[in-house]
Small-subunit ribosomal RNA from a marine eukaryotic metagenome, 1546 nucleotides, folded computationally.
RNA sequence: AUGGAGAGUUUGAUCCUGGCUCAGGACGAACGCUGGCGGCGUGCUUUAUACAUGCAAGUCAAGGAGAAAGUUUUCUUCGGAAAAUUAUUAAACUGGCGAACGGGUGAGUAACGCGUAGGCAACCUGCCCUAAUGAUUGGGAUAACACCGGGAAACUGGUGCUAAUACCGGAUACUGCAACAACACCUUCGGGUGUAGUUGUCAAAGCGGGCUUCGGCUCGCGCUUUAGGAUGGGCCUGCGUCCGAUUAGCUUGUUGGUAAGGUAACGGCUUACCAAGGCAAUGAUCGGUAGCUGGUUUGAGAGGAUGAUCAGCCACACUGGGAUUGAGAUACGGCCCAGACUCCUACGGGAGGCAGCAGUAGGGAAUUUUGCGCAAUGGGGGAAACCCUGACGCAGCAACGCCGCGUGACCGAUGAAGCAUUUAGGUGCGUAAAGGUCUGUCGUAAGGGAAGAAAAGUUCGGAUGUAAAUAAUGUUCGAAUCUGACGGUACCUUACAAGAAAGCACCGGCUAACUUAGUGCCAGCAGCCGCGGUAAUACUAGGGGUGCAAGCGUUGUCCGGAAUCACUGGGCGUAAAGGGUCCGUAGGCGUUUCAAUAAGUCAUUUGUGAAAGACACCGGCUUAACCGGUGGCCCGCAUUUGAAACUGUUGAAAUAGAGUAUAGGAGAGGAAAGUGGAAUUCCUGGUGUAGCGGUGACAUGCGUAGAUAUCAGGAGGAACACCAAUGGCGAAGGCAGCUUUCUGGCCUAUUACUGACGCUGAGGGACGAAAGCGUGGGGAGCGAACAGGAUUAGAUACCCUGGUAGUCCACGCCGUAAACGAUGAUUACUCGCUAUUGGCGAUACACUGUCAGUGGCUAAGCGAAAGUGAUAAGUAAUCCACCUGGGGAGUACGAUCGCAAGGUUGAAACUCAAAGGAAUUGACGGGGGCCCGCACAAGCGGUGGAGCAUGUGGUUUAAUUCGAAGCAACGCGCAGAACCUUACCAACCCUUGACAUGUUUGUCGCGAAACUAAGAGAUUAGUUUCUUCAGUUCGGCUGGACAAAACACAGGUGCUGCAUGGCUGUCGUCAGCUCGUGUCGUGAGAUGUUGGGUUAAGUCCCGCAACGAGCGCAACCCCUAUCCUUAGUUGCCAGCACAUUAUGGUGGGGACUCUAAGGAGACUGCCUGGGAUAACUAGGAGGAAGGUGGGGAUGAUGUCAAGUCAGUAUGUCCCUUAUGCUCAGGGCUACACACGUGUUACAAUGGUUGGUACAGAGGGUCGCGAAGCCGCAAGGUGGAGCCAAUCCCCCAAAACCAACCCCAGUUCGGAUUGGAGUCUGCAACUCGACUCCAUGAAGCAGGAAUCGCUAGUAAUCGUGGAUCAGAACGCCACGGUGAAUACGUUCCCGGGUCUUGUACACACCGCCCGUCACGCCAUGGAAGUCAGUAGUACCCGAAUCGAGUGGCUCAACCUUCGGGAGGGAGCUCGUUAAGGUAAGAUUGGUAACUGGGGCGAAGUCGUAACAAGGUAGCCGUACCGGAAGGUGCGGCUGGAUCACCUCCUU
Repeated sequence: AUGGAGAGUUUGAUCCUGGCUCAGGACGAACGCUGGCGGCGUGCUUUAUACAUGCAAGUCAAGGAGAAAGUUUUCUUCGGAAAAUUAUUAAACUGGCGAACGGGUGAGUAACGCGUAGGCAACCUGCCCUAAUGAUUGGGAUAACACCGGGAAACUGGUGCUAAUACCGGAUACUGCAACAACACCUUCGGGUGUAGUUGUCAAAGCGGGCUUCGGCUCGCGCUUUAGGAUGGGCCUGCGUCCGAUUAGCUUGUUGGUAAGGUAACGGCUUACCAAGGCAAUGAUCGGUAGCUGGUUUGAGAGGAUGAUCAGCCACACUGGGAUUGAGAUACGGCCCAGACUCCUACGGGAGGCAGCAGUAGGGAAUUUUGCGCAAUGGGGGAAACCCUGACGCAGCAACGCCGCGUGACCGAUGAAGCAUUUAGGUGCGUAAAGGUCUGUCGUAAGGGAAGAAAAGUUCGGAUGUAAAUAAUGUUCGAAUCUGACGGUACCUUACAAGAAAGCACCGGCUAACUUAGUGCCAGCAGCCGCGGUAAUACUAGGGGUGCAAGCGUUGUCCGGAAUCACUGGGCGUAAAGGGUCCGUAGGCGUUUCAAUAAGUCAUUUGUGAAAGACACCGGCUUAACCGGUGGCCCGCAUUUGAAACUGUUGAAAUAGAGUAUAGGAGAGGAAAGUGGAAUUCCUGGUGUAGCGGUGACAUGCGUAGAUAUCAGGAGGAACACCAAUGGCGAAGGCAGCUUUCUGGCCUAUUACUGACGCUGAGGGACGAAAGCGUGGGGAGCGAACAGGAUUAGAUACCCUGGUAGUCCACGCCGUAAACGAUGAUUACUCGCUAUUGGCGAUACACUGUCAGUGGCUAAGCGAAAGUGAUAAGUAAUCCACCUGGGGAGUACGAUCGCAAGGUUGAAACUCAAAGGAAUUGACGGGGGCCCGCACAAGCGGUGGAGCAUGUGGUUUAAUUCGAAGCAACGCGCAGAACCUUACCAACCCUUGACAUGUUUGUCGCGAAACUAAGAGAUUAGUUUCUUCAGUUCGGCUGGACAAAACACAGGUGCUGCAUGGCUGUCGUCAGCUCGUGUCGUGAGAUGUUGGGUUAAGUCCCGCAACGAGCGCAACCCCUAUCCUUAGUUGCCAGCACAUUAUGGUGGGGACUCUAAGGAGACUGCCUGGGAUAACUAGGAGGAAGGUGGGGAUGAUGUCAAGUCAGUAUGUCCCUUAUGCUCAGGGCUACACACGUGUUACAAUGGUUGGUACAGAGGGUCGCGAAGCCGCAAGGUGGAGCCAAUCCCCCAAAACCAACCCCAGUUCGGAUUGGAGUCUGCAACUCGACUCCAUGAAGCAGGAAUCGCUAGUAAUCGUGGAUCAGAACGCCACGGUGAAUACGUUCCCGGGUCUUGUACACACCGCCCGUCACGCCAUGGAAGUCAGUAGUACCCGAAUCGAGUGGCUCAACCUUCGGGAGGGAGCUCGUUAAGGUAAGAUUGGUAACUGGGGCGAAGUCGUAACAAGGUAGCCGUACCGGAAGGUGCGGCUGGAUCACCUCCUU
C1' cells in the first nucleotide's frame, strides 16, 4: 500500500488509423409477465396548473363586565323569573408574549447567491446568563358593554359608561446619549480605547404567596436603566463557481471627489456641485441554461455526471408594486393598491389564495390515507397544572429500493406412465415422480406477554439555599401514586399438517446454454455483425438446457470501458491535421558570475475544514439491511516561524548568443533606362508555275486576281537558342540576351567594439503564380468562347482550318493554387562513404584541412509500413498554427473584405457502419520483357453455293416424350423409334396391384396344350385332353406352390444435378501445384519455385538463406520398326522324294516367311566444333533405328454451383381407384423457314465397258453358309464344310492393260417420279432396305466468313465390326496408293513466366460518375402572417412613502384661556407598479412558391474516374456544354511506357 482484463465489426487475407456496438455499476424510475412472509427506508422528476371539505398558531396569575350552556335553591300565571354556585371557568373584547420558528417549493437568480478564508477601529440583537441600579408622582381616554342606526352580506356609524403590566406628563439618575476640552495607551495615522471633569438630556408596572404592630417587611415572577456575555443577524473583502465571439466594445449615478440627507451601520444608498473617469481579449456587454453546498453515483486514480430523501445557506408564497407593526418581516395560513382567475350577491357591493397535512380535478409513462396520537422527542404560551402543535411519533397503500427467510429434508430403479427425440436398438426429462421415514421456519388456532417511562407531574418525608420564619420557594435524596397512539404488537409456549407458497429472461458469435416440427426474403427477429428465397441451433411452437430468483426482463438517463479532448495520458510527410511567405505587438520562454530579497518553492506552528455520509474498530436489534459509540480522514484556506539550491525581482559585472566595424568574394536577387541578333507573321518588288497546306485517312482553308517555293528591302510585337548544370540567387511567389545607374541580402578571413540587445509570435501589417476585374495603350505568334471541316450511333470532345477576349506595357484591384519537401520557426547533440557550388589555410602539382550551401547511398534510432536517416520523419528544449468517423459541407445563415467574380470565418437537421493509410496474394490492363502451340505465316484439301442424309431451333399438332446450349449443345444421350422400345397423345380396363417381403385363413396340386364364344385387345365365360409336389419323427409337422381377405406396403422416366455419391467434359498432356525444417517480415506472406544458361518439360547445370521432399514431367506398360534363341499346327516349302494338266496335294523338313514366348539393341555411348572445363547444343561416324525413333494407354493442385435425379445409387418433397399397372391405335418420321455435321457431285489426273494384280484386320452355331442349278438383278434353291492360322463371309478397290466418249448440263451428275419386284418380319399405309425398267431436277467449283492437316501425315481407295429380325452417307477399326510447305514470330487466338499500375477480389461480363423521371425524409430562402422576450421614447398613473401646504379638524402637555406645541384627515408635488401609444431589435412557429441535400426496386441518357481507363490524372481560375464534363492559362506527380543525361552501388 488493496489498485487498472476486454470483445465484435472495414479486407480475399494483413498491419495501422478510426468510428459504431456490447459485456459492468447506479436510479425518487416507468412498462410487460409473475408474485409467499418480515425488517428498514423511499414515494408528483410532468402544469410555481386550478382547488371542494377538514385540520396545520396559539396561549396567559392583570383589568372590565357578569351567565349563553350546566348544577342548586326560591317563586311561578308553568310561559318563565330571581338568587347562589360553577369562578384561578367557556366564548368574545382590551393587554402581554408568540405568530419572522417549525412545515412547503425551486419559479426566479450566473449573483458576494452559494462555498471557503478573513474583516467591521462602520453595526444591531427580544426571550436567556452574569454584575450593578431603580421602581416615585400624577393625568386623560378607550374597547368590551348598553341604547339608537345603516347594510342582502361582509361589515359599520352615532351617543353614553368603564379598567389596566394599554396610553400620556412630571420627579430622580448612571459607566447611557450630545457638546466642550485634558491626560495615558494603541493605531492601518483615518482614528480608536481607557481615566477624570463641565453643561444639557433620557426610565419604570405591577401581580401572587407568607408574615404583619396594617405603617410595612419578605419571597417568587414581571418591569426600568447601565455594563458584559451568549445566541442570532446585517454589511464588506480575497479566491472558487456552466455554455456561446456566427455576442467586441459596454457604461452617465456611470467612476471618483466635496457637501448635505438617509440607515442599526459603511457606501452614489439618495440629492446638489466639480472632474472625466470606470470595465474589457486573463472575455466586459449581450444571449442561453441553472437554486448553491455537505454530499450522491461512476471511475484504479485524475476526472466525469448529478444536487431526490437527510443536513447548511439562499430565494419564493396567485402575478406585480408598497409600506405598517416589531428585537427581528418588507411577513405562506397579516394589511393596502393594481391585474388575471374563481365564488357569493337583493347588482348597490363583497370574499378568496394548499409551492402546510390529507384529499380532488387536470397534465402525464408515472408517485400513497380526506387514518391514530400528543405516549415519546422538539417548539409556543404559562409560575405551574395544563393547553396548542398534519413539527413529530405511529399505523395504512405500493416488490419502488436494500436486507433477511421460506416454498421442505433423507431414502427411493419396475430407471413407471407421459412427453420429446431416434440410426427403431435406444436415449433424455430422471431419484425427478409415485411410495416410505422425518422436521415444523412460515401458516392456522389457543395461551402467556414486553422494552420504549421517568432525570417529568402530584402527594408525603429528609437535607440544604434565600429569609426573622416551622409560610413560601429553589436545589437535592427517599417513598408512594400516575401517564402507551403503536398494540394484545414484537417475543415465548403448545397443537395441527408437507400441508397455502416459482417465476422470468435467454440458448448463431460477442455470451453460459441444442434439438424437433411449422414457415419459405413470407410471417417475422435484431444491441452490433446479421438471420429468413423448402433440410433455419438466429422467425413461431414443443422438448431439453443455461442464468437469475420473489422476482425476471425491456425502455430511459448517468459514469465506465473511451488513451474516442489525452494534466495523469494522443497526434499533425502519405490515415483527420503545418497557416502560401516574411516582419512584428501583447503574451510565453530565455547565456555565465557575485550579492540582496523571499513572491513562487520546501519545512514547521496554530486556527478552521458543521453534523450526517464514506473509512477502521467496538457495540445494539436472533443475522443482515438499519442504528449507536470511538478514532482517523476531510488531500482546502488562512496563519506563525524558518531555509535559500532552483524560478522570479533588484543591484553589480562577464562574453560563448545576437549585433557593429575592417578586408575580400560569388550570384538569372530587386527597380529603372538604353541597346542587339536569330526566328515567326505581314507589306513592297523580282524570279517562277500549279498546286500548297493538313491528316491515321480526308475535308474545310489558301492559290491562275499568280499561292507554296526562292531572292532583296521594309514594318511591328513578343520571347531570349548554344553557354545550361539534382549549377546559382531570393522569405515565399519567383528570377535567364547585352550595357549602364540605383539598391537589398548572403559567404569567408582577421582583429577591435557593444554587452543578452535573444527565440517564437494570438490579433495586426507587408509581399503573394496563373486566371480574372477597372482605366488607357499595344497586338507578331499563341489562343478560352465562337465558326467551319472531319471522326462517331451521337461528338456541345480528342484531330484539322480559322479566330475574339486574353497573353504584353502603365496604374489600381483581387488574395487564391497539388502556393508541395503534401514535412512551421529557432537552438543543441548523435557512425560513415561519395559528388558538387563559393571562400579561406597549407602546398610545385596530386591531394588534404576547415566554414557556408546543394545532392546521392547507408548505420543506430524512429516508423503501421513504405520509408527517413547531420538538409531527420532520431534524441531533447521553447513558442505558434491545426486535428478528433464518413457524408451533408467548406454548404446554409450571420458577420466582414471586394467594382464584380468571389474570398475569410463557418454550423445544424438528417443519413451510413463504415470512410481511410501502407503493404500482401491473386485477377485484370486498348502496360512492358521473354517463351511456346497448325496460333499466324508457307502449303494441301475442305465447309459456306446445289441435291440428298442426319441433328437442332422455330412453327404446327391431341401428341410431335425428355435431356444437351459459345469454345466444351446441334451424325450429342440413340452401338441403330414400323409393333416392342416409349418415357408422349386420345380411348378401354385394374386397384395390395405387372414386381418384393411379412401376418392370418383355406387348398394340395399347380400347371400345360388344344378348342368354342364375346371383344380392337387387355380381359371375360366355358369345354376337352394330359398330369396327381417333396421330405417326414406320420402330427395339417416342415418346405414349396396356389387362392382369398385385410393391412403393413409395392410402384413412379414425377420435382430438385443449386441437397448429393459416382462418372464425365473443359482449360490441358499446359508445366505447373504444394509441403517439412530453416531464414526474413509485427503480420498477411516471402524465400525455396526468383536470377544466368538450357530443355518438349519446375528437363538439367551453375549461382543463391536456403536445405530437402511430395503430386505432376520423364521413365517403367502395350503396339510397331531390326536381329537372335526356343517351339513348329491348322501356318511355311529352301533342299530331298512322290502325285497332278495344275495346286504344300502327300512323305518329310525348321532353313525362310509367319505364328507367340523369351532376349538383344539406342545410352548423346563415340568423334569434332560451340558453351563457363557445366548442363546442353550443331555436325559426323557406326547402325534397322539418333537425340522423348513412331503411335497408344496414362490427365497434378484446381476452375466452370459445367453436364447427368432419364444409366444406376441416393436425401427431402409430391402422387397413391393414380403422376402407379395393362392394352390396341397414333406420335417421336409433321414443314413457309434458319443453322450445324456429313455425303454425292459439278467431270477428261474423268466416265463407261472388258481384262489382269496386290492387303490387313475382323466376324461366324437361333450363326457364317461353299460347290452346283434358277433369275437381267435384288435374290431363290441347295446344303458340303466350319464352334475356326483348317470351313465360310471374301471377287478388295484405287492401280495396270485395252477400247469408246471429246468439253456438252454431256456416255458428267444422279435427285425426283411412274411401273414391276426381292428380303426381313404377326405386320413395311402413316414409316424399312435393296433390285430391274423408265424418268433425268439442281449443280459448270461456290460471297462475307470459316475448318482440318507438318509424314507413312494430308488427300484418295476400298475392307471389316458393334448395334441389329430388318433398317448407315453415322460411329469404331483395318490396310492400299501417297504428296506440298514451314522464310520466320511483326500481327490474330490461346497458354506459361518475370515485372509494373490498379479505386477490381462475385476479381474488367469488374468497379463506378452526373443529369433526368418517380416516391419518402429533414433542411435553406420567401410576399406575408401569428406568438413571445428584453429594451428605448412619450402618455396616463393606483396604493404607499417622502416633501410641501392652508381658510379644515383634534382627549392627555403648556397656557396670560385668546391660544400654542404636536397630531389627524385633506390638497399639491416627486418617486413609481400595472396599463396605453410609436418606431425598431430579437427569438420561435407557420406559408403559396422555390433551392440544393439524403435515402430508395433490376427506370432513362451517356461513360467522366480506377490499367497509359483507351485524350495521363489532379489543383486554382475563366469561358462553354442535356449530363457526367470539355477547352484555355499557370502549377503538381499523388503519371504508365521507351530512350537519353546526371547521381549512387558493385
Source information:
Model confidence (mean pLDDT): 81 of 100.